[in-house]
RNA sequence: GGGGGUAUAGCUCAAGUGGUAGAGUGCAUACUUAACAUGUGUGAGGUCCUGGGUACAAUCCCCAGUACCUCCU
Numbered sequence: 001g002g003g004g005g006u007a008u009a010g011c012u013c014a015a016g017u018g019g020u021a022g023a024g025u026g027c028a029u030a031c032u033u034a035a036c037a038u039g040u041g042u043g044a045g046g047u048c049c050u051g052g053g054u055a056c057a058a059u060c061c062c063c064a065g066u067a068c069c070u071c072c073u
Stems, first nucleotide, its partner, number of pairs: 001072007010025004019056001027043005049065005
């Protein structure tokens, strides 16, 4: 220098091939206990990496960029 891949909740990761995104874990809270732990229920938590474009509508399509991983030279 060139090719490919990844970026989604605090953390680890899914899903969706254009129409308001979920799980586990963690956190808060209620029940259970003499009190913990465990268990069960409920809840909060997301500008879907950034900026632009297309479109009635973009996390998804297109372009550029950033960070990381990997291959080639």

The RNA shown here (transfer RNA) has 73 nucleotides and comes from Vicugna pacos. The sequence is in RNAcentral, with records from Rfam. Lineage of the source: Eukaryota > Chordata > Gnathostomata > Teleostomi > Vicugna. It matches the Rfam family "tRNA". The family's RNA type in Rfam is transfer RNA. The prediction has a mean pLDDT of 82.